[in-house]
Molecule: c-di-AMP riboswitch aptamer (ydaO/yuaA leader)
Organism: Balneola sp.
RNA sequence: UUGAACAAUCAGCCUAAUCUUGAAAAUUCAAGAGUGGAGGACCCAAACGUGGGGCGAAUUCCAGAUUCGGAAAGAGCAUCUAUCAGCUCCAGCCCGUCAGCUAACUUCACAGGCAUUGAUAGGAGAUUGA
Numbered sequence: 001u002u003g004a005a006c007a008a009u010c011a012g013c014c015u016a017a018u019c020u021u022g023a024a025a026a027u028u029c030a031a032g033a034g035u036g037g038a039g040g041a042c043c044c045a046a047a048c049g050u051g052g053g054g055c056g057a058a059u060u061c062c063a064g065a066u067u068c069g070g071a072a073a074g075a076g077c078a079u080c081u082a083u084c085a086g087c088u089c090c091a092g093c094c095c096g097u098c099a100g101c102u103a104a105c106u107u108c109a110c111a112g113g114c115a116u117u118g119a120u121a122g123g124a125g126a127u128u129g130a
Stems, first nucleotide, its partner, number of pairs: 006129005012114003018033006034110006044100001051098001052095004059072004074089004079123007
């Protein structure tokens, strides 16, 4: 110095919500890529009223004066995958009488909140150490 193996630490989570470039003293603005949502034909499908609908896992049922609780379905748990067990969540917001699907086309968002868990088996990366 190189290779293999070993040890320790890191690489973080929910969500579509990230990255790049330019201008600007900063706040911010614009554009592109990527990801996600909405509107919108033929065909097909369907009703309406007392409205109806969208984003989201966040709905339904039982008991229930309120509160509170339980069950099923669904969602999440810290590098990745599978299995098992355990724990947590099941909110909120929007359109405004109007929207099924839907090619072309049109249009919007890229915020916010956090540190939720172990075992078994397997796989990969960075740094350091002897």